[in-house]
RNA sequence: GCCAAUAUAGCUCAGCCGGUAGAGCAGCAGUUUCGUAAACUGCAGGUCAUCGGUUCGAAUCCGAUUAUUGGCU
Repeated sequence: GCCAAUAUAGCUCAGCCGGUAGAGCAGCAGUUUCGUAAACUGCAGGUCAUCGGUUCGAAUCCGAUUAUUGGCU
């Protein structure tokens, strides 16, 4: 230099063919216990990497950019 993949909650990841963004763990509160842990119940946490475009409507489609990873030379 060229090609490809990935970017979604604090972490690990789902989210199909465009139609209200989810799970597990972690966090907080409660129940239980003499107390802790465990278990159970509930709560909170997101500008879906950034910018632009298409569309009635975009995490999803298109373009550019950034970062990371892999391959080729």
The RNA shown here (transfer RNA) has 73 nucleotides and comes from a Clostridiales bacterium. NCBI's taxonomy places the organism under Bacteria, Bacillati, Bacillota, Clostridia, Eubacteriales. Rfam family: tRNA. Rfam's curators write: Transfer RNA (tRNA) molecules are approximately 80 nucleotides in length. By type it is a transfer RNA.